[in-house]
This record gives sequence, structure tokens and C1' cells, in this order.
RNA sequence: AGAGCAGAAUAGAUGAUCGCCCCCCGCCUUUGGCGGGGGGAGGAAAGUCCGAGCUCUCCAGGGCAAGGUGCCACGUAACUCGUGGGCCCGCAAGGGACGGAAAGUGCCACAGAAAACAGACCGCCCCGAUCCCGCCUCUGGCGGGAUCGAAGGGUAAGGGUGAAAAGGUGGUGUAAGAGACCACCCGUUCCCGUGGUAACACGGGCUUGGGUAAACCCCACCUGAGAGCAAGACCGAGUAUGGGAGUAAGAGGUUGCCCGCCUCGUCCUGAGCCGAAGGCGAAGGAUAGCUUCCGGGUAGGUCGCUUGAAUCCUUUGGCGACAAAGGAUCCAGAAAGAUGAUCAUCGUCCCCCGCCAGAGGCGGGGGGAACAGAACUCGGCUUAUUUUCUGCUCUGGCA
Repeated sequence: AGAGCAGAAUAGAUGAUCGCCCCCCGCCUUUGGCGGGGGGAGGAAAGUCCGAGCUCUCCAGGGCAAGGUGCCACGUAACUCGUGGGCCCGCAAGGGACGGAAAGUGCCACAGAAAACAGACCGCCCCGAUCCCGCCUCUGGCGGGAUCGAAGGGUAAGGGUGAAAAGGUGGUGUAAGAGACCACCCGUUCCCGUGGUAACACGGGCUUGGGUAAACCCCACCUGAGAGCAAGACCGAGUAUGGGAGUAAGAGGUUGCCCGCCUCGUCCUGAGCCGAAGGCGAAGGAUAGCUUCCGGGUAGGUCGCUUGAAUCCUUUGGCGACAAAGGAUCCAGAAAGAUGAUCAUCGUCCCCCGCCAGAGGCGGGGGGAACAGAACUCGGCUUAUUUUCUGCUCUGGCA
């Protein structure tokens, strides 16, 4: 210098002006206003992908199904998370959702002849036909070569294709060849022994040889189901509304309800009749209102709501994740949803110019500052993103 791996920090500060949400105190004309004081987004608040707390609804028991997890040990409230180890990958720093492909089924793009009960394109070998050459013991035989053979065959050693072509090397063997056979090696299932808590490693024996299970599947283990704080709990208005009682103001029918209508009852007015008081009574009208008790909901309000597997510091234990003990702190709680806007100065980074100087410093000018915003609360993971730093690995150069 180049290429790369792992991790950490940061997300501007101060001031002024105008505003916003919550809490406390004081005053006032008290659902409010004014004044003072205090607090007010993130590393991901995001995606809602996992795991929990909390709340409500449903749920006899068993099985099937479905879903999830998948080397081992540990950590944790729990986890698909984390730490350490094993194995695999990588030259390395480091990385990996990593049971089983030797139960069965399926799939393996393109290219290639053939992609999994193998396969014949080139090549190699055998066979047949024709022709040529040479030799000889010459109507023939032997040897060699060329061409042809879709309607002859063998061969997976070699070439070529591919991510992958049925393990590698050497030999035996054969017409040519081949784990066809043999020796050694690589890998593999199972068994035994040794070490290890275990995964596993090493050694031996017996087998066996493409990949793919975030393909079906098999094995082992785990899981009551669903809805989410707009969950849910409490209080609770109205000239809204259900029911009861009182008052004469009710009962019944008509279509279940309302309106309307009808009948009876009740009340009022009352022609007229009888009469001493008073009574009878055709007809008409009204059947409201008020008082009080009980109920559920709506508007609205309160709680849930932020003190919690909390944060910070120290010590101790542990390789570590983490745990224990002690001390300190209180750190947004809105409800159409506050946490903002403008200006100035400074700081960081980038670009340009100049000066001093050498791997840098000083001065001037200009520009930019991301991703994104709580909504019940935690623990993770993933994704988005500004700037900077640290540690480490490999390669090359120079001293």
C1' cells in the first nucleotide's frame, strides 16, 4: 500500500425569541387562567420475526392432526437468543439454523451421448463387406493399411460437457477395458476398546462409496386454543331510554312493536227528568301531567400507565454468557396523539485556496450532516443509517 475479519463509540453544544405535553407549588373570578420550578424519544423508538410478563374469553380425558425445535454442555424468567466447546468451511483473522441421504419417494437448471434400476458423442477393441500393399509353399494362405456398416457388438481407462460423470494411486487381468480382482490410501454405517460430563477424538474389526431434507418424509423432543392496553377494571350525565309505585288517569281487543282506532272503566262539561236536600242522565270531551324508586348502556371521567427480570457504580465468583452482595438514582406518559421552529456563535466531518513545513499544523472561503420518531412493559433477532476509532489476519514493497 492492497485485500479482508471482528468489535466499540457517536448521533452535536450553548444562547435568544416564539410555541407544545406532563408533574409540583402559589394566587385568582377554580372542568379554567396566571406566575414560578422540574421533566420531556432511539440506537434502532422500526419490522412485528421469536420469547415472556400482564388482561380477557373458551377449554372433561385420550388419540389423530397441526406447528415448532434439531451437535454437546452451560447461561437466562424464557427463547428460534447468548456463552464456551465439538465438527465443518476459510491460507488466516474468523464464520456456520449443524439430527437422519445406509427406511422409502421425489428432484438435480443450462450444457452434455448420458444426471442415478446409468450412459457410447469422439476415442479404443472385436466383427462383417470392398479395395490396396508386402511375403510365401500362389484358384489359396499369412501380415499390414484404407473406406464403408441406422437396420453388428464390447468398453467408462482417455477426450469433451457440467456445480456434480459412480472414490484415488499402483498392479493383476483383458480383444480393448472396468473395484471385475488385489495391495495401500481417502471417506462412511455399525460394533468393541481408551480418553472426555457430553458432542466427539484416537485405535481396532466388519461393512460400504454422487448431491439435495429452509423437498416430501423418518427419528427425537417441545407446545391447551384465541384475542391484545382500542386488553381490561371502576365511576357515570342528560328534556335519550327500560321497568315499578302513587294520584281517577287503568284494563282489554285490533298484526309481534309503534302510531292510530274500538270496547269497558275513570274524570270533566252537561240538554233534560224527578225532587226538600239531592239523585238519574242523552250527548260531547279527556285519559295528560307530576312525584318517587330501581336497572343497563352512551357521552364523559378515573385506573391500567410506567418502580421495572429497571439504570449506574463497587466488590466477589465464573474462561465466558452471567450471577450474588453492597451502595446510589427515579429517567416522557400523550389520547388525532406533545417532545417543535427560526436566528446567532462554537465544535465535528467533507471540498477548494494560501502559508509554514515534509508523513502534519495554521489561516480564509463554501457546502453538507443520515436512518428515522415513543403509545402497556421487558429480553432478543433482523433490517435502515451518519461519522470516527480500536484490535487482528493475509499478500506485496522498502528499511
Background:
Predicted 3D model of a 399-nucleotide RNA (Bacterial RNase P class A) from a Candidatus Zixiibacteriota bacterium. The model forms 97% of the base pairs in the Rfam consensus. It is recorded under the gene name rnpB. Its Rfam family is "Bacterial RNase P class A". By type it is a ribozyme. The coordinates come from a structure-prediction model, not an experiment, and the mean pLDDT is 77. RNAcentral holds the sequence, with entries from ENA.